[in-house]
Molecule: c-di-GMP-I riboswitch aptamer
Organism: soil metagenome
């Protein structure tokens, strides 16, 4: 210095966001969807809403990794 869960208004088909309160916790719990996971929504397959595929979002406080940064 951020700010989880949890409430309250708002926004979204939804995951989830946004703004207030709030503080679990973070040297990058600044910022980017380039890889993977995991969530949603659509469409295709499937006996199946349950498989398994392709698109679209979402999650940077799931990891990888870019790129900046404090103290030592």
């Nucleotide at each position: 210095g951020c700010a989880a869960a949890c409430c309250c208004g708002c926004c979204g088909c939804g995951a989830g966001g946004c703004g207030g309160g709030g503080a679990c916790g973070c040297a990058a719990a600044a910022u980017c969807u380039c890889c993977g996971g995991u969530c949603u929504g659509u469409u295709c397959u499937u006996c199946a809403u349950u498989u398994g595929a392709a698109c679209a979002g979402a999650u940077a406080g799931c990891g990888g990794g870019a790129c900046u940064g404090c103290c030592g």